[in-house]
Background:
Small-subunit ribosomal RNA, 3' major domain from an uncultured bacterium, 468 nucleotides, folded computationally. Its mean pLDDT, the model's own confidence on a scale to 100, is 82. It matches the Rfam family "Bacterial small subunit ribosomal RNA".
Context: one part of a larger RNA
RNA sequence: UGACGGGGGCCCGCACAAGCGGAGGAACAUGUGGUUUAAUUCGAUGAUACGCGAGGAACCUUACCCGGGCUUGAAAGUUAGUGAUGGACAUGGAAACAUGUCUUCCCUUCGGGGCACGAAACUAGGUGCUGCAUGGUUGUCGUCAGCUCGUGCCGUGAGGUGUCGGGUUAAGUCCCAUAACGAGCGCAACCCCUACUGUUAGUUACCAGCGAGUUAAGUCGGGGACUCUAACAGGACUGCCGGUGUAAGCCGAGAGGAGGGUGGGGAUGACGUCAAAUCAGCACGGCCCUUACGUCCGGGGCGACACACGUGUUACAAUGGUGAGUACAGAGGGUCGCUACCCAGUGAUGGGAUGCCAAUCUCGAAAACUCAUCUCAGUUCGGAUCGGAGGCUGAAACUCGCCUCCGUGAAGUUGGAUUCGCUAGUAAUCGCGCAUCAGCCAUGGCGCGGUGAAUACGUUCCCGGGCC
Numbered sequence: 001u002g003a004c005g006g007g008g009g010c011c012c013g014c015a016c017a018a019g020c021g022g023a024g025g026a027a028c029a030u031g032u033g034g035u036u037u038a039a040u041u042c043g044a045u046g047a048u049a050c051g052c053g054a055g056g057a058a059c060c061u062u063a064c065c066c067g068g069g070c071u072u073g074a075a076a077g078u079u080a081g082u083g084a085u086g087g088a089c090a091u092g093g094a095a096a097c098a099u100g101u102c103u104u105c106c107c108u109u110c111g112g113g114g115c116a117c118g119a120a121a122c123u124a125g126g127u128g129c130u131g132c133a134u135g136g137u138u139g140u141c142g143u144c145a146g147c148u149c150g151u152g153c154c155g156u157g158a159g160g161u162g163u164c165g166g167g168u169u170a171a172g173u174c175c176c177a178u179a180a181c182g183a184g185c186g187c188a189a190c191c192c193c194u195a196c197u198g199u200u201a202g203u204u205a206c207c208a209g210c211g212a213g214u215u216a217a218g219u220c221g222g223g224g225a226c227u228c229u230a231a232c233a234g235g236a237c238u239g240c241c242g243g244u245g246u247a248a249g250c251c252g253a254g255a256g257g258a259g260g261g262u263g264g265g266g267a268u269g270a271c272g273u274c275a276a277a278u279c280a281g282c283a284c285g286g287c288c289c290u291u292a293c294g295u296c297c298g299g300g301g302c303g304a305c306a307c308a309c310g311u312g313u314u315a316c317a318a319u320g321g322u323g324a325g326u327a328c329a330g331a332g333g334g335u336c337g338c339u340a341c342c343c344a345g346u347g348a349u350g351g352g353a354u355g356c357c358a359a360u361c362u363c364g365a366a367a368a369c370u371c372a373u374c375u376c377a378g379u380u381c382g383g384a385u386c387g388g389a390g391g392c393u394g395a396a397a398c399u400c401g402c403c404u405c406c407g408u409g410a411a412g413u414u415g416g417a418u419u420c421g422c423u424a425g426u427a428a429u430c431g432c433g434c435a436u437c438a439g440c441c442a443u444g445g446c447g448c449g450g451u452g453a454a455u456a457c458g459u460u461c462c463c464g465g466g467c468c
Stems, first nucleotide, its partner, number of pairs: 008468006015459002019422005026314008034305002042053002064300007077122003081117003086103007106113002125289002128287003134283002136278003139274001141272001146185006152161003165176003191266004196234007206223002210221003237260001240254001241252004303441001316415001320374006332363003337356002341352004381412001386407007428451007
């Protein structure tokens, strides 16, 4: 000077408390450990690993295993040689590949150029090791309010002061005081979305009034009012009023206002910590392999299963299940695509057909509401598992895909110790979309809207953090 204390003081945070809903018990999905295996590729391991890298493992991916091939090599460059390239077929083979037959002959300024093959040589290649040699990127403390510098002053010096003290704030935010005076990185603001209004502009959006028209429909003429779209501008600043205070500020069911004291949300992460993570995204030093630790192909594995843990989904029911009927979104996607409508099928889906490169066409809600039924049961709850029959994608669904129908109908009657999330359009609950993608193991991830609560006395205690 820091760090630490079952030392003290002050303060904050879903930290506790007050509430609501979960996890821990069941079945299944998924990740991990362990075990097994020819291989179950590798990494991540308290918080800060475990639906994580992976925003798509049947082949490919793929790095692993077994087997079969190649050795200047799968790709790229330079030099001499040969030939266009390409196409078809045969034999062997699991394929890669090997051997053979037929066919084909680019441009040209005739120097050559383009492309391919094969030989030699120089280069190659490595998801092999080291994240404790590194760059870059990332997690975390933590969106916590801190971390420093110049000059001056103090101290022999390490260092201190400033940054402390009194108030105040979400904040080292601001005020007062002051051997300090200033400044920088952070805070805040500037950026984006959202809540209100205006101006401009009306197509593919809209339809008040007028006309036409229909079984119905902004469907048509038209309109520029409204909604909306998307560019610009305004608007909120403790600005005004009252109280309080030296001030900063604080208090007020105050006024006005769509909004009130940071309006709500996002992006934004200081100096640093953990020799934190990543050599397998990429780059890179060193070391190692070079007829193999490189590379091509077929098959298998990454999907195994006495078990243990994490994260989820579905339930255990009546605030519910089932049947019938009737409404209302937002944000996105679409040409190898999304498909209206018609027909066939119980259905997944198939066959036709039409519009749309899309504010035009299309993909499209569910909870909710109304009526009926079930009447507390392992049930008309629950749907695992298994049998059968089909559909779709794809060379190919055995290992190892998804979906449909019929049958089957397991555990489960609210879960021990313990533990997690959340303070408002939040929790809870309901569905919808997208990326990846042929298809999909998505119950995951990232977004979107619908319905829509309870509680906070307070800071003694638990955890983490800040200042003295």